[in-house]
Context: one part of a larger RNA
RNA sequence: UUGGGCGUAAAGGGCAUGUAGGUGGCCUUGUAAGUCUAGUGUGAAAGACCUAAGCUUAACUUAGGAAACGCAUUGGAAACUAUAAGGCUUGAGUUUUGUGAAGAGGGAACUGGAAUUCUUAGUGUAAGGGUGAUAUCUGUAGAUAUUAAGAAGAACAUCAGUGGUGAAGGCGAGUUCCUAGUCUAAAACUGACACUAAUAUGCGAAAGCGUGGGUAAGCAAACAGGAUUAGAUACCCUGGUAGUCCACGCCGUAAACGAUGUAUACUAAAUCUUGGAUGUUUUUAUUUGGGAUUGAAGCUAACGCGUUAAGUAUACCGCCUGGGGAGUAUGCCGGCAACGGUGAAACUC
Repeated sequence: UUGGGCGUAAAGGGCAUGUAGGUGGCCUUGUAAGUCUAGUGUGAAAGACCUAAGCUUAACUUAGGAAACGCAUUGGAAACUAUAAGGCUUGAGUUUUGUGAAGAGGGAACUGGAAUUCUUAGUGUAAGGGUGAUAUCUGUAGAUAUUAAGAAGAACAUCAGUGGUGAAGGCGAGUUCCUAGUCUAAAACUGACACUAAUAUGCGAAAGCGUGGGUAAGCAAACAGGAUUAGAUACCCUGGUAGUCCACGCCGUAAACGAUGUAUACUAAAUCUUGGAUGUUUUUAUUUGGGAUUGAAGCUAACGCGUUAAGUAUACCGCCUGGGGAGUAUGCCGGCAACGGUGAAACUC
């Protein structure tokens, strides 16, 4: 290994595209590589197995048989797999039409209002701010408050939802342009073109890095000060720099989570919701795609899952094998670096 698993015990790759490979719908005909079947040759003897026999028995010895199902070769079978040829439409896909439908899907440009901070001017006077309570801090060089005008950057209240959309990360002010996918009804077309996917390629929050810009708006690691405290390198407060923003290029990781790989089929119902279609016609029915709640059977160690399965099955990929040592060491690959990927052992319990 035979023979186990992966929601929470170790274990689903962060996500996709897709190469090799693996697997693959219905029908007809042929071939006969796999497959099945019959014969022949071979698979030494001894041993092992079965049945007898010989030493008083046994061990032991002898004889016969069966077996060694493998390999080669000859003949045959044609259901299945494979292969060759032909066909089909249910899987898959394409087109047209209904100028069908919904949407924070992506990119670019332009525009908008509220708030915040700052600046200028007016009014006005002694406080403001902050906290559990203080203090640092701001303010008679006129603050806070309030009115008017201006500037800047960032984020888009309400709508907003168990809502929508995207492969995932993610996406939320408005308008326009460019662009991708999905869903629905009917008709036509192609005719298995499909599923999965090692390597590979692309995308990939936040933080971080490089170059240039922007801001010196707000927030805020580091840092400074004030409190608290036995101490307080923290929690609280006052400040505050990288960063947060933009462009281009890197990084490639997250509790990248539904902690649940992708695809297909089958297995009670009920309720809600969202996008279509159809029919009634005035609030409901049927059907289809998505999102939720409860729950039959079944599954599960239990919790729970339950047509969006963790049920019943099939195909393919990834991964796990006691705890620590350790996601460490070493080597290799990638990266500007930070680090990332791959990834042990000794020893110990």